Predicted 3D model of a 107-nucleotide RNA (SAM riboswitch aptamer (S box leader)) from Mucilaginibacter dorajii. It was read from a public genome assembly, where an Rfam model found it.
[in-house]
RNA sequence: AACUUAUCCGGAAAGACUGAGGGAAUGGCCCGGCGACGUAUUAGUAACCUAUAUUCCUUGCAUAAAAGAUGCUAACUCCAUUCCCCCUUGCGGGGUACAGAUAAGAG
Numbered sequence: 001a002a003c004u005u006a007u008c009c010g011g012a013a014a015g016a017c018u019g020a021g022g023g024a025a026u027g028g029c030c031c032g033g034c035g036a037c038g039u040a041u042u043a044g045u046a047a048c049c050u051a052u053a054u055u056c057c058u059u060g061c062a063u064a065a066a067a068g069a070u071g072c073u074a075a076c077u078c079c080a081u082u083c084c085c086c087c088u089u090g091c092g093g094g095g096u097a098c099a100g101a102u103a104a105g106a107g
Base pairs, nucleotide, nucleotide: 003105004104005103006102007101008100013042014041016039017038021031022030023029025081026080027079028078043073044072045071049068050067052064053063054062077099083095084094085093086092087090
């Protein structure tokens, strides 16, 4: 790399450094020298794993909390993509496959 399971309509940014592309692919549409993307710092957010508290004989479930391991902090995974369904036939709505991201496993 590939594999398994779960989640993905919520949430949360400042200054510094750097300097041209970035948002996975394609198409669209956006972000970007009024400095994006990225890097480290600090802060925050979430609650997947672990520690903890309550309940419980214990475990588990649930709830709380947020110390630790990850993750995340433009736009629903930015939208569409494959297939199916609905009627109000609209640049409509819903579901779903593939793909992707993250976590925990397995290896």
Source information: Its mean pLDDT, the model's own confidence on a scale to 100, is 81.